[in-house]
RNA sequence: CUCUGGAGAGAGCGGUUGAAUCCGCCGCCGAAGGGGCACGAGACGCUCGCGCAUCUCCAAACUCUCAGGCAAAAGGACAGAG
Numbered sequence: 001c002u003c004u005g006g007a008g009a010g011a012g013c014g015g016u017u018g019a020a021u022c023c024g025c026c027g028c029c030g031a032a033g034g035g036g037c038a039c040g041a042g043a044c045g046c047u048c049g050c051g052c053a054u055c056u057c058c059a060a061a062c063u064c065u066c067a068g069g070c071a072a073a074a075g076g077a078c079a080g081a082g
Stems, first nucleotide, its partner, number of pairs: 001082005010026001012025004027070003033066001034064003040057004045052002
């Protein structure tokens, strides 16, 4: 890269548009992307020592919901095959 599988959540309400568009309002989802946290590691400082403080690096299916999404289509982490 190609093929196959692939979840969640209002075709919400009012107005508007050629429109999956735009504006306002309320509800919801996590599996594009993005942020946060553990253990551990490293650096430096203090301390006789035990130890303590600061900074840096590092995970997810956890968490946030900025982005994205809530009929179908599209997209889709991830998995299998070539």
Predicted 3D model of an 82-nucleotide RNA (Glycine riboswitch aptamer) from Rhodanobacter sp. Its mean pLDDT, the model's own confidence on a scale to 100, is 81.